[in-house]
RNA sequence: AGAGUUUGAUCCUGGCUCAGGAUGAACGCUAGCGACAGGCCUAACACAUGCAAGUCGAGGGGCAGCGCGGUGUAGCAAUACACUGGCGGCGACCGGCGCACGGGUGAGUAACGCGUAUGCAACCUACCCCUUACAGGGGGAUAACCCGGAGAAAUCCGGACUAAGACCGCAUAAGACCACACGGGGGCAUCCCCGAGGGGUCAAAUAUUCAUAGGUAAGGGAUGGGCAUGCGUCCGAUUAGCUAGUUGGCGGGGCGACGGCCCACCAAGGCGACGAUCGGUAGGGGUUCUGAGAGGAAGAUCCCCCACAUUGGAACUGAGACACGGUCCGAACUCCUACGGGAGGCAGCAGUGAGGAAUAUUGGUCAAUGGGCGGAAGCCUGAACCAGCCAUGUCGCGUGAAGGAAGAAUGUGCUAUGCAUUGUAAACUUCUUUUGCAGGGGGGUAAAGUGUGCCACGCGUGGCAUAUUGCAAGUACCCUGCGAAUAAGCAUCGGCUAACUCCGUGCCAGCAGCCGCGGUAAUACGGAGGAUCCGAGCGUUAUCCGGAUUUAUUGGGUUUAAAGGGUGCGCAGGCGGCCUGUUAAGUCAGCGGUCAAAUGGUGGGGCUCAACCCCGCUUCGCCGUUGAUACUGGGAGGCUUGAUUGCGGUCGAGGUAGGCGGAAUUCGUCGUGUAGCGGUGAAAUGCAUAGAUAUGACGAAGAACACCGAUUGCGUAGGCAGCUUACCAGACCGCGAAUGACGCUCAGGCACGAAAGUGCGGGGAUCGAACAGGAUUAGAUACCCUGGUAGUCCGCACAGUAAACGAUGAAUACUUGCUCUCGGCGACAGACGGUCGGGGGCAAAGCGAAAGCGAUAAGUAUUCCACCUGGGGAGUACGCCGGCAACGGUGAAACUCAAAGGAAUUGACGGGGGCCCGCACAAGCGGAGGAACAUGUGGUUUAAUUCGAUGCUACGCGAGGAACCUUACCCGGGCUUGAAAGUUACCGAAUGGAGCUGAAAGGCUCCAGACCCGCAAGGGACGGGAAACUAGGUGCUGCAUGGUUGUCGUCAGCUCGUGCCGUGAGGUGUCGGCUUAAGUGCCAUAACGAGCGCAACCCUUUUCUCCAGUUGCCAUCAUUCGGUUGGGGACUCUGGAGACACUGCCAUCGUAAGAUGCGAGGAAGGAUGGGAUGACGUCAAAUCAGCACGGCCCUUACGUCCGGGGCGACACACGUGUUACAAUGGAUGGGACAGAGAGCAGCGAAGCGGCGACGCCGAGCGAAUCUAUAAACCCAUUCCCAGUUCGGACUGGAGUCUGCAACCCGACUCCACGAAGCUGGAUUCGCUAGUAAUCGCGCAUCAGCCAUGGCGCGGUGAAUACGUUCCCGGGCCUUGCACACACCGCCCGUCAAG
Repeated sequence: AGAGUUUGAUCCUGGCUCAGGAUGAACGCUAGCGACAGGCCUAACACAUGCAAGUCGAGGGGCAGCGCGGUGUAGCAAUACACUGGCGGCGACCGGCGCACGGGUGAGUAACGCGUAUGCAACCUACCCCUUACAGGGGGAUAACCCGGAGAAAUCCGGACUAAGACCGCAUAAGACCACACGGGGGCAUCCCCGAGGGGUCAAAUAUUCAUAGGUAAGGGAUGGGCAUGCGUCCGAUUAGCUAGUUGGCGGGGCGACGGCCCACCAAGGCGACGAUCGGUAGGGGUUCUGAGAGGAAGAUCCCCCACAUUGGAACUGAGACACGGUCCGAACUCCUACGGGAGGCAGCAGUGAGGAAUAUUGGUCAAUGGGCGGAAGCCUGAACCAGCCAUGUCGCGUGAAGGAAGAAUGUGCUAUGCAUUGUAAACUUCUUUUGCAGGGGGGUAAAGUGUGCCACGCGUGGCAUAUUGCAAGUACCCUGCGAAUAAGCAUCGGCUAACUCCGUGCCAGCAGCCGCGGUAAUACGGAGGAUCCGAGCGUUAUCCGGAUUUAUUGGGUUUAAAGGGUGCGCAGGCGGCCUGUUAAGUCAGCGGUCAAAUGGUGGGGCUCAACCCCGCUUCGCCGUUGAUACUGGGAGGCUUGAUUGCGGUCGAGGUAGGCGGAAUUCGUCGUGUAGCGGUGAAAUGCAUAGAUAUGACGAAGAACACCGAUUGCGUAGGCAGCUUACCAGACCGCGAAUGACGCUCAGGCACGAAAGUGCGGGGAUCGAACAGGAUUAGAUACCCUGGUAGUCCGCACAGUAAACGAUGAAUACUUGCUCUCGGCGACAGACGGUCGGGGGCAAAGCGAAAGCGAUAAGUAUUCCACCUGGGGAGUACGCCGGCAACGGUGAAACUCAAAGGAAUUGACGGGGGCCCGCACAAGCGGAGGAACAUGUGGUUUAAUUCGAUGCUACGCGAGGAACCUUACCCGGGCUUGAAAGUUACCGAAUGGAGCUGAAAGGCUCCAGACCCGCAAGGGACGGGAAACUAGGUGCUGCAUGGUUGUCGUCAGCUCGUGCCGUGAGGUGUCGGCUUAAGUGCCAUAACGAGCGCAACCCUUUUCUCCAGUUGCCAUCAUUCGGUUGGGGACUCUGGAGACACUGCCAUCGUAAGAUGCGAGGAAGGAUGGGAUGACGUCAAAUCAGCACGGCCCUUACGUCCGGGGCGACACACGUGUUACAAUGGAUGGGACAGAGAGCAGCGAAGCGGCGACGCCGAGCGAAUCUAUAAACCCAUUCCCAGUUCGGACUGGAGUCUGCAACCCGACUCCACGAAGCUGGAUUCGCUAGUAAUCGCGCAUCAGCCAUGGCGCGGUGAAUACGUUCCCGGGCCUUGCACACACCGCCCGUCAAG
């Protein structure tokens, strides 16, 4: 000192939360010792029991009890009993002093209660100290005791006796007091002090051991108290008025004293916005905690003051009380009782119950300190000092120290033959002994007091000697012995915040101070290991301060975040120009007083240290006094610049009242005129043949004032607009004549205050809430239309609010420029640069979170007012005030959230805008959607119909070949180291064949056979086989992954470095203009460059050249009529290498890039066509079943083998296709022309057989050589518009082929049968040229094939594109935004369930 949390990110505002310190604490876990401190915060609740205030015999009468003595009795002694105040003493009693202190508590009290500073000329003070004076002589009682009586008791009554330092007269009176009158002095108003005079009143107590202790009066002191006053002392105004003894006076009473303290009379005052009164809360202070401080909070322990003593009231006694352990009365409660009456007061110390989260012993001692009494000894003292209990706090100590690596074992983790960690930790070795246990020693608290003796003198004090007094406690402390021996936990480990892994769990259980974790890989839950913090403690909870500058005096704000009052006038209040004297209140300085002690700070000192304790020094404030006089204030005088007035002029939709005007609207009358008008997106309601609308004339009414008109003007704001008159007000300019600070602001107050609204009375043309009708719509209590009441207008009176906004209070001063404009002055020239006051724009500095503001400030300063303090609840409720009402003003809380907000940024989005592109639309051609079939999917079914793919981007997709196999699914039968691979024993060559059983797999047997190396033993290949280490899984998770792929999209984009701009997110570059297929290029430019994409480089097609010619080709020659052969390289073609195309040329346009042209040339022209090539990224897109792989799961099964079935089911629905519906066609016959590719378990010619599928035989070909009729097309014939000579499904029969096997479930052939279908609704798909359409051919997979699919090849070969308004998708710029999971967003209301 800060941090977390609003956002995709940013800056700001703003709240919430955390880290710190503290506590009279409590709770959880844990616990070795000591010192010092602390310990009912709650029920001022109730209390059993004991103790807490007595003492004096040197005041007294006495003698109940005790002791001594004496006497007597029991014969004496001992002993017992009785008597005896003679002595020590002493219960009770009279008397004195004390009991008003000490101790407790905080209920009450918002007060002179407390604090502080003063005053008392208005007072008291026992005991103590000093001084002065005095104490003479008498008297009458009474308690105790005794007698009697009442009562249960407490207690009381009567009679008789008696004492005093008890009580009462008398005497004395220095003195005091009272009244009278005199003199002097002083002062703070009433007054005070001193001196002298005579008058009145008032005293006393004695005791004794002779030392003393007391008594009375008076004065002084000290101490303690009483009273009064200034200042300070909580919250609420949703408490605004309070007050009759109230305020004052005269006179009295009362008191220690002043005083309405009390009383009579008189006056009518007193207090209050500087907060009275009322309500709530509370003892106050020294101090304590916190804080840098200013402050904030608290008032335990200790000290001071106050108040109280069950509750309320009252007085008595006394120096002092209205009295905690006194009295009386009332009340409640408890107890005793013989029922008649009585007793009691722990907020003293212990203790009990209760309450509560919670707070201790019914302890010891008067040894010390202190108090009461006493002459003293002494007695009393729950004050006090000690001990006990409690980690409640603070401080200190310990639980060991050094060495010790096989880095042991265990545990835990991991990348796991091993490594890491626990960890020098342990074990082990050496050492130490605080604490502990045992034994021994042991100071000081005792200074002194007291007793006794002696001494001194100033004669009641001091000194010396001696004796004696210790609860705590044999404690602290010291010494010796023993022995690591007796001693570590708690919380946390996602971020804040130091500390990380594994397992379990699976939005469950739970955590959480805030943000937030947990839905199968949780560092956040629970456990474990490890780590971190602190440590005899550690955490949690509660509370206070801090952080929070988040109430801001120090030290905040108000355009948009919360916040400027709607505006003006203005009392109080606050603030206030220049000069000169004066004063000294504020201010400043010196000095003095006070600020108790303790505490705090600081310097020392004492307990072994520290905490703790002791000593010295040291504050704010208040009061007094002496000075200073700059500033502020008071008072005096002056000034003119602030302000105001005057004179002259100017300006304006400024206000009020009256008059007048034209246009328009509606209505009325008349005319012209005829079928519609009106209204809307389109309509309808409505009006109209009874004549509308339209048009002309005349008339009426009410309201508003076009053009001018503006970025204008005026006004305090609201607001103000035809013309004119009257009245009223204002501002500005010029002059500088007058006054002389007269000013600024303004809580309350007063006034004004749009629209709507209210009351009464008018008026009512237009428009028009409500209302009615018509439309729209799912509905439409709306938007649109037709009507229409209040109202809109006027007068008077209310109301008093608005986004009453510049969302910006008023006033004054200062601060850099440009530009426009209104009104004056200056100047005057149609010029203009000066000046004053207004209205606007753009910028500098500065300010601001930014947007922005910027002399009209949101800048720099001053003054005053108003207002704000998280969001919601809520401008709501209650109360009060106002109002006729409507409603307005003032204005909360409970509860709830972790945000709510402002500005700006980047995206995405918009039924926002601009520019541009794409078979996107349009223009065309052909399809799909209807039919049948094929195929895929959904659904359903099933033992199973294995699984995956699901908008575009799943659905002839994975699958480029499901009868078995495949196969993952189902049923059944088997195997369990396993179907496959490796290693180690053992057996057997391998291998071939056969039998039984079984559906097969498998199981059980038999026969044959005799490998290689080696002399042999043995080894090897191979097969079988037990055990072990390994296996296996198409089981799950594509949301743990790799790899691969789809899509946006072959769209033109996506970024970086440096620089620059911005507080920052970010921007710039990449924007703009032109251009391009293109972020392609050019120009411009705070940007300059670069990268991934684009393009190019690659393949192919089209032209040419060169090289090479076999199986290709054949012009010329020969052969022969088959390029067959010889031959040839010309051509075609093949496959290598090159060339060509670059806007290069011309013209036009353009700065350029580039564009354009029926341009030229060229095979090809502006990218020639096609392909491959897919940026940053998006969709948690697809795939764990192609493969790989983390984790999880199965292990006689979720593995594996076999037989069979299923993946082919079928009421339906969808996608993709095939064939058709026919004549541009079908059928029959004849004829012609490709390219690419494939082939030896293959393609298979020719020939023969079969109607045919095909079969038999088989040449050739591992292929430019062999194998294959290309079809549409052309020619000819036929069909004649029909469910047909179209169409071919379905079905029956007969076959062929593949294959172990065609039942489920193959293809093909022939014969027969001949279904739907006559061009397809809404809707929808493809295609821009060798394209669409149409025609056939080939290949992969493959035994065969469900292929109409996929991938290729060539043949024939079109139409159309005006154009970019619209649909879809995309790119760039811009704008809005409350979206960011990003419009499939966000969000509001209602209802229902929980």